The part of an RNA shown here (small-subunit ribosomal RNA, central domain) has 346 nucleotides and comes from an uncultured bacterium. Rfam family: Bacterial small subunit ribosomal RNA. Rfam links the family to the GO terms structural constituent of ribosome and ribosome.
[in-house]
Context: one part of a larger RNA
RNA sequence: CUGGGUUUAAAGGGUGCGUAGGCGGAUUGAUAAGUCAGUGGUGAAAGCCUGCAGCUUAACUGCAGAACUGCCAUUGAUACUGCCAGUCUGGAGUAUGGUUGAGGUAGCUGGAAUGUGUCAUGUAGCGGUGAAAUGCUUAGAGAUGACACAGAACACCGACGGCGAAGGCAGGUUACCAACCCAUUACUGACGCUGAGGCACGAAAGCGUGGGGAUCAAACAGGAUUAGAUACCCUGGUAGUCCACGCCGUAAACUAUGAUUACUAGUUGUUGGCGAUAUACAGCAAGCGGCUGAGCGAAAGCAUUAAGUACCCCGCCUGGGGAGUACGGUCGCAAGACUAAAACUC
Numbered sequence: 001c002u003g004g005g006u007u008u009a010a011a012g013g014g015u016g017c018g019u020a021g022g023c024g025g026a027u028u029g030a031u032a033a034g035u036c037a038g039u040g041g042u043g044a045a046a047g048c049c050u051g052c053a054g055c056u057u058a059a060c061u062g063c064a065g066a067a068c069u070g071c072c073a074u075u076g077a078u079a080c081u082g083c084c085a086g087u088c089u090g091g092a093g094u095a096u097g098g099u100u101g102a103g104g105u106a107g108c109u110g111g112a113a114u115g116u117g118u119c120a121u122g123u124a125g126c127g128g129u130g131a132a133a134u135g136c137u138u139a140g141a142g143a144u145g146a147c148a149c150a151g152a153a154c155a156c157c158g159a160c161g162g163c164g165a166a167g168g169c170a171g172g173u174u175a176c177c178a179a180c181c182c183a184u185u186a187c188u189g190a191c192g193c194u195g196a197g198g199c200a201c202g203a204a205a206g207c208g209u210g211g212g213g214a215u216c217a218a219a220c221a222g223g224a225u226u227a228g229a230u231a232c233c234c235u236g237g238u239a240g241u242c243c244a245c246g247c248c249g250u251a252a253a254c255u256a257u258g259a260u261u262a263c264u265a266g267u268u269g270u271u272g273g274c275g276a277u278a279u280a281c282a283g284c285a286a287g288c289g290g291c292u293g294a295g296c297g298a299a300a301g302c303a304u305u306a307a308g309u310a311c312c313c314c315g316c317c318u319g320g321g322g323a324g325u326a327c328g329g330u331c332g333c334a335a336g337a338c339u340a341a342a343a344c345u346c
Stems, first nucleotide, its partner, number of pairs: 003318004007300002012314001014201004021194003025088005031082001033081002035077008049065006091191001092188003095184004100179001103177007110154001114150008125136002162169002206247006216240001220236004258313001261310003266291006273284002275281001295302002319346003328339004
């Protein structure tokens, strides 16, 4: 490489858009490139293979055949694929009418809590723990009340719920932007699927510049615990946590399950629609869950949201360690990221 695989054994790219490429609905005609068949030429000899023969046999040798799976030319076939021309509506998209949602961006705004400050009431404790101590407090703390300020997060509703490609998204409200879904079946007429490179997005932490700083809190300090305690517990506490702009580009980025399409028993709950009305429900298509068949699976389990049955495209795997490391390269301010071995060893 082939083959076989990729939920948990090694292996699905973090996610999307999309270039090249690969693959691609129904039908008619034309063509005959692929494809198939015939014929001719060529495919040196030797060798290999088969048969026969010659050395007493064998090795060896001779003769004949086959083979040389290929290439070229030519004559045909036209189912499939391609190419060209036409038609179609089921895939895809558009239109019209509705619904839905923590979808995104920007602004405005609300109450509870926390902390701090001032004032008042008031007096000896508060805080913390397994128990304590460090810490705070007669310079009046803690508690209670009033007022003020600040920053951050949004109880209840709230859900096995919803939205988003993923990361993710939750007080209220306004503006702008985007999307699914349902119904009608009016329009276009295969416009599709996937996608190496590429581009974009991408939690947290981290980095740069400037703000902000209530809470919490790496580092750090102190108190405990302990044989020790560079920890777990406690008291403090700085980066950070928040905002703007710019980087970083990684996660158990998980459903550890790539994307699209078709097919294959049921049952039960739920979300937003439709089914003229409807608290009713035997329906329809779209989502989110539970349970259980056939089938699959090493089993656990999966089971119309497949890990079943298939087509097609992409990523990836190939014993453990060395190692996701070294070296080189690209990117980055750095941290580092990406790409990615070998010796050696079991």